[in-house]
This record gives sequence, C1' cells and structure tokens, in this order.
RNA sequence: UUAUCCAGAGUGGACGAGAGAUUCGGCUCAAAGACUCCACAGCAACCUUAGGUUUAGUAAGGUGCUAAUACCGACAAGGCGGGGAAGGCUUUGAAUGAUGA
Repeated sequence: UUAUCCAGAGUGGACGAGAGAUUCGGCUCAAAGACUCCACAGCAACCUUAGGUUUAGUAAGGUGCUAAUACCGACAAGGCGGGGAAGGCUUUGAAUGAUGA
C1' cells in the first nucleotide's frame, strides 16, 4: 500500500488471577480454573508448489484462526420518534485495530 473482518472450528496438560487491543461506558468470560503457554485435533482458503486446465474442486507446505460481529457503543452524516432540546432506536461512512499478501 492493498484485501478481508455478522460464516466456520476444542480437547488434554502446565500455571494461578484476572481477561475480552488501548481510554471511558455497557455487557460478558473466570478458582466448576478464565487469560497465557505447550501438545494434539479441527476450521478456513491469503500465499507457494504439484496435478488439473482456464472454471470449480483436490493434495502438500507457509501463515492465520478455534466465546460472544473486531462482544457492543464512542466520531460524522442521514432516517425514526419528539412541540423543541437532551437522551433513545436505526442505516451508512470514518477512525482505531487484527490477519494475509
């Protein structure tokens, strides 16, 4: 820089207190052991190779991933609602982040 991010996929062992990126708010996971690490298994199909032949699918390898949409919101614009304002609901976009090339 670019593509994707509402689909999919867990068991065992170790450790022992926080974790869900960051700040705030909400919500959730967690001593019936979360998070993290290791092993195995699985999911997926971004890249490489092989075969195939221009399409789909397959195999091996390099990554990635395996609670909840990136857990949800925050910023901007539109819509709904309301006499109006605030707050609320909703759509799209942005920002930030993650992963691949």
Predicted 3D model of a 101-nucleotide RNA (SAM riboswitch aptamer (S box leader)) from a mouse gut metagenome.
The RNAcentral record of the sequence draws on MGnify.
The coordinates come from a structure-prediction model, not an experiment, and the mean pLDDT is 82.